Glycine riboswitch aptamer from Nioella nitratireducens, 89 nucleotides, folded computationally.
Taxonomically the source falls in Nioella (Bacteria, Pseudomonadati, Alphaproteobacteria, Rhodobacterales).
This record gives sequence, structure tokens and C1' cells, in this order.
RNA sequence: UCGUUCAUGCAGGGAGAAUCCGGCCUCGCGCCGGUGCCGAAGGAGCAACCGCCCCGGUAAACUCUCAGGCGCCAGGACCUGCUGAACCA
Repeated sequence: UCGUUCAUGCAGGGAGAAUCCGGCCUCGCGCCGGUGCCGAAGGAGCAACCGCCCCGGUAAACUCUCAGGCGCCAGGACCUGCUGAACCA
């Protein structure tokens, strides 16, 4: 220095879906209940494939919607840059 991976590091970008209904209230973007809805924290499921007797292992932005979320803010998978670390040549 090339490449790969990681960061609980810094900076930038970053979607979807009711400012729904009822009640309580210290009137707070509060609490409780209800209905509808969303997928991109997290979690769960599996096709090919691998071992293979039963069966087991195993991916995602797919599926589920447990959790979470549905004005702004916030959060946010993921992406880019920088910095650092590990591995490889």
C1' cells in the first nucleotide's frame, strides 16, 4: 500500500404506517382501553445447499408482526466518507 472484516468512534444520508375513537387526569405531545395500519431496531420462520436413517445445520431488504412503530422531534436497518483495529499479500 491492495483487498476483506469489525468498531460500544466521528460526520453525512436514511423509508413505511390513524395529529384515529373512547375514558381518566395533576392537562402532560401524560395514562388506560379499543379499532385500523406499518417494517428498516431487536426477535422468529425457510428455499437451494451441506451432513444425512430419524433428523440436524443454514440467508435476506422475503415471510410473521412477539417486540417496536404510525404529525414534527426522536428512533432507525442500511449506505458513504474519515479514523482506528484485525486478517491477508